[in-house]
RNAcentral holds the full RNA, with entries from ENA, Greengenes and SILVA. The part of an RNA shown here (small-subunit ribosomal RNA, 5' domain) has 525 nucleotides and comes from an uncultured bacterium. Its Rfam family is "Bacterial small subunit ribosomal RNA". Model confidence (mean pLDDT): 83 of 100.

Context: one part of a larger RNA
RNA sequence: ACGAACGCUGGCGGCGUGCCUAACACAUGCAAGUCUGGGAGAAAGGGGUAGCAAUAUCCCGAGUACACCGGCGAACGGGUGAGUAACACGUAGGCAAUUUACCUUGUAGACGGGGAUAACCCGCCGAAAGGCGGUCUAAUACCCGAUGUAGCCCUGUUGCGGCAUCGCGACAGGAUGAAAGACUCCAAAAGGGUGCUACAGGAUGAGCCUGCGUCCCAUUAGCUUGUUGGCGGAGUAACAGCCCACCAAGGCUACGAUGGGUAGCUGGUCUGAGAGGACGGCCAGCCACACUGGAACUGAGACACGGUCCAGACUUCUACGGAAGGCAGCAGUGAGGAAUAUUGCUCAAUGGGCGAAAGCCUGAAGCAGCGACGCCGCGUGAGGGAUGAAAUCCGUUAGGAUGUAAACCUCUUUUGCAGGGGAAGAAUGUGGCGCCUUUGGCGCCAAGUGACUGUACCCUGCGAAUAAGCACCGGCCAACUACGUGCCAGCAGCCGCGGUAAUACGUAGGGUGCAAGCGUUGUCC
Numbered sequence: 001a002c003g004a005a006c007g008c009u010g011g012c013g014g015c016g017u018g019c020c021u022a023a024c025a026c027a028u029g030c031a032a033g034u035c036u037g038g039g040a041g042a043a044a045g046g047g048g049u050a051g052c053a054a055u056a057u058c059c060c061g062a063g064u065a066c067a068c069c070g071g072c073g074a075a076c077g078g079g080u081g082a083g084u085a086a087c088a089c090g091u092a093g094g095c096a097a098u099u100u101a102c103c104u105u106g107u108a109g110a111c112g113g114g115g116a117u118a119a120c121c122c123g124c125c126g127a128a129a130g131g132c133g134g135u136c137u138a139a140u141a142c143c144c145g146a147u148g149u150a151g152c153c154c155u156g157u158u159g160c161g162g163c164a165u166c167g168c169g170a171c172a173g174g175a176u177g178a179a180a181g182a183c184u185c186c187a188a189a190a191g192g193g194u195g196c197u198a199c200a201g202g203a204u205g206a207g208c209c210u211g212c213g214u215c216c217c218a219u220u221a222g223c224u225u226g227u228u229g230g231c232g233g234a235g236u237a238a239c240a241g242c243c244c245a246c247c248a249a250g251g252c253u254a255c256g257a258u259g260g261g262u263a264g265c266u267g268g269u270c271u272g273a274g275a276g277g278a279c280g281g282c283c284a285g286c287c288a289c290a291c292u293g294g295a296a297c298u299g300a301g302a303c304a305c306g307g308u309c310c311a312g313a314c315u316u317c318u319a320c321g322g323a324a325g326g327c328a329g330c331a332g333u334g335a336g337g338a339a340u341a342u343u344g345c346u347c348a349a350u351g352g353g354c355g356a357a358a359g360c361c362u363g364a365a366g367c368a369g370c371g372a373c374g375c376c377g378c379g380u381g382a383g384g385g386a387u388g389a390a391a392u393c394c395g396u397u398a399g400g401a402u403g404u405a406a407a408c409c410u411c412u413u414u415u416g417c418a419g420g421g422g423a424a425g426a427a428u429g430u431g432g433c434g435c436c437u438u439u440g441g442c443g444c445c446a447a448g449u450g451a452c453u454g455u456a457c458c459c460u461g462c463g464a465a466u467a468a469g470c471a472c473c474g475g476c477c478a479a480c481u482a483c484g485u486g487c488c489a490g491c492a493g494c495c496g497c498g499g500u501a502a503u504a505c506g507u508a509g510g511g512u513g514c515a516a517g518c519g520u521u522g523u524c525c
Base pairs, nucleotide, nucleotide: 001523002522004521005520006519007518008517011378012377013376014375015374016373017371018370019336024334025333026332028331029330030329033072034071035070037069038068045060046059047058048057049056050055079289080288081287088214089213090212091211092210093209094208095207098206099205103202104201105200106199107198108197109196111145112144113143114142121134122133123132124131125130151176153174154173155172156171157170158169159168160167161166182194183193184192185191215261216260217259222252223251224250227249228248229247230246232244233243264286265285266284267283268279269278270277271276291312292311293310294309295308314325315324316323317322342368344367345366346365350364351362352361353360354359381411382410383409384408391402392401393400394399416462417461418460419459420458421457425452430446431445432444433443434442435441436440469514470513471512472511473510474495475494476493480509481508482507483506484505490497491496
């Protein structure tokens, strides 16, 4: 010093922090949705009409809910540290070898057609999960054609530059290759906004390559055949034995290859005068993983924690034919363990997704709960009060000590209890008005928006009232006597104490040190 644990003890607050072990298994709930694209489209309930009534029908509910097609998101955020000794990380560079949805700047465009399909309805299979067939229909879903600036590719001419392969252009010709509407403002048109297509830049994110640095073992000394290089190809966004065919026989290594062990890395943290040593929990950056192993699909981005497929182990359901699942998300359970919390509240703020917006979603987050686990602060009273009560301990019986300590007097009220008042965190957004460089911005006004929370804080009342322990006292090391015990019982970090006067064991009185803590254990310096 600590993410600590254990023993004794325990008043309060603020800020932090809390499975270090089994990357063991998980009941239950929640943790990713949203939408001015599209087609369909309820019910409960209420009301009307007809009727004796059952009922029939109409309107509202409502073009709402739910489901479906489609878009965007779901690759972020959150968790964990298993694996990894590696371009994984750190640092400094490179890509003339690359990509980038949303955002942003600019240029050009958005023409004409077509066929389906889900939902719904009908039928069938199945215990279920689910599946099959038929009929119908829409789109910002899908397809075809046209045009085509620019781009990519080819051919020809040509300029500039560099870093070896080369890079950046200009002109002409050829070939290739796009699109989507909906809503809104306006009386309408024109036009604008959002959305769509192509291309060129920017920003951001990502990918790849390189120098240097990064633990222990030589009781690990040789390792390697896609291995090392070349040529040609396949493949990728992109370079590359990344992969393949052929050719050559190379490549690494005592400056430690290969093998084995251990380990996520860093900013940092702890210690130390420093040099150094040890560590990497919380927070932040990067990486890796998501029951175990493998694989791809979709997509701008994944080889994808709450997606798909295959295999395996395990668990659950089953009508035995088959199905379903993955908390290293937040809570919570069992197990393991010396040991680590609530199946809480809210989207009010901050941030994220979708949306034009209102808004919806958000176990991110903000808060609350539990634990002296840590740090910091406060309190458990203050002043006066005796040659000094009682009691206890010691004693040579004179007395000494606890000790101004108590009692008693005066005072205060932090804290506590009771009563009353009561925030900041709130800005947005909505409505109205005004101004301006009028799809927007700014200003003013109005009503309203807080989980925490009637919390923090303030005022009043009451009354010293509600609040002290733990370890030690032989030396190291601050602090001593009595009794009990008698090498016993016991103590102990080291030296060592105890066998009849033990300052070392046990108890008491006294003292010393810390203090809501004090000790012990563990680990590091």